Context: one part of a larger RNA
């Protein structure tokens, strides 16, 4: 020096991102215990006092219940009180610095955020405000259910039957949950438009029996027209769902404006005008786990506070089951403050053990 322990004057968080670590608290009995509250809690709230041993009350209260006796015949009842056991309390005394004498065994309070809660999770860097949760809602499903696994057989759902089962969202409870259906999705509709295969075959294409014209070395060559058949192409027309179209639906995906003017100080604008939109953000909350400017401004707390708490509202870019706002209880969550306590620190020091180091 390293690790693990013990002690430390005065101060007591000045340390530090942060009281991290350490210290402190601690058992049992008694007294006492606030706001708030869903009346259960909060609560071991907080805050106090007691605690060893000996004697006396004292043959203590209480427990157990022998002998004996009575009634009686049952492993019976009653009387009886021996012996054994045995708290708690009051008073007195006594020894220590110290009596839950060692060990083991809550630090406490105030105020915010988030999540109701107990639970679950990244086996091996994250335990949380994430997931789940009871509760709420929408939607699908009438049973050979919907949905899922499998090529199939078959199985799950379920030996269930809408108070059931699947999917999605929200997340106890309380008070609530506004406006928009133009876009996207879903549901319903069906006059019309568009539209596949298929049906349908018009016009046309190729081929040429035959005919015409020309050449002629007389049965051939060239050109033209061209029936039937075969071949190729294939229009009109008929033709479902879907889409277009017409409605509905937001606890479906989602969305929820701008400019200008105006009141007898000023300022502001209940009021008016205008443009745009499907509709222009309601109740709430708000510099917030959301606020850029920003350490906003005011108040509180401190001697001093970019954090914290309470307000204000100018919300860069809050807002209602992507839930909004509250909320007792709960939390190895997270922010801020206080009391206690301390070697965290001022600022170090001493001691012990095991290492490190030297020798073998």
């Nucleotide at each position: 020096c390293u690790u693990u322990g013990g002690c430390u004057a005065a101060g007591g968080a000045a340390c530090u991102c942060g009281g991290c670590a350490a210290a402190a608290u601690a058992g049992c009995c008694c007294c006492g215990u606030a706001a708030c509250u869903u009346c259960g809690g909060a609560a071991u709230a907080a805050g106090g006092g007691g605690u060893g041993c000996c004697c006396a009350c004292a043959u203590u209260a209480g427990g157990u219940g022998a002998a004996a006796g009575u009634c009686c015949u049952g492993c019976g009842a009653c009387u009886g009180g021996a012996g054994c056991u045995g708290a708690a309390g009051u008073g007195g005394g006594u020894c220590a610095c110290a009596g839950c004498a060692a060990a083991g065994a809550g630090g406490c309070g105030g105020u915010g955020a988030c999540g109701a809660c107990u639970g679950u999770u990244u086996a091996c860097c994250a335990a949380a405000a994430a997931c789940a949760c009871a509760g709420g809602g929408c939607u699908c499903u009438g049973c050979a259910a919907a949905g899922g696994c499998g090529u199939a057989a078959g199985c799950c759902g379920a030996c269930g039957u809408a108070u059931a089962g699947g999917g999605c969202c929200u997340g106890a409870c309380a008070c609530c949950u506004g406006c928009c259906c133009g876009g996207u999705g879903c549901c319903g509709g069906a006059c019309g438009g568009u539209u596949a295969a298929a049906g349908g075959g018009a016009c046309g294409u190729g081929u040429u029996a035959u005919c015409c014209u020309g050449g002629c070395u007389u049965g051939c060559c060239a050109g033209g027209a061209g029936a039937a058949g075969c071949u190729c192409u294939g229009a009109a027309c008929u033709g479902a769902a879907g889409c277009c179209c017409c409605g509905g639906u937001a606890a479906a995906c989602g969305g929820c404006g701008g400019c200008c003017g105006u009141a007898a100080c000023u300022a502001u604008a209940a009021c008016g005008g205008u443009c745009c939109u499907a509709a222009g953000g309601u109740a709430g909350c708000g510099a917030a786990a959301u606020u850029c400017c920003u350490u906003g401004u005011c108040g509180g707390g401190u001697a001093a506070g970019u954090u914290c708490c309470g307000a204000c509202c100018u919300g860069c870019a809050u807002g209602a089951a992507u839930g909004g706002u509250g909320u007792a209880a709960c939390g190895a969550u997270u922010g801020c403050c206080g009391c206690g306590c301390u070697g965290u620190c001022u600022c170090g020091g001493c001691c012990a053990a095991a290492g490190a180091c030297u020798c073998a």
Large-subunit ribosomal RNA, domain IV from a marine sediment metagenome, 360 nucleotides, folded computationally. Its Rfam family is "Bacterial large subunit ribosomal RNA". Its mean pLDDT, the model's own confidence on a scale to 100, is 88.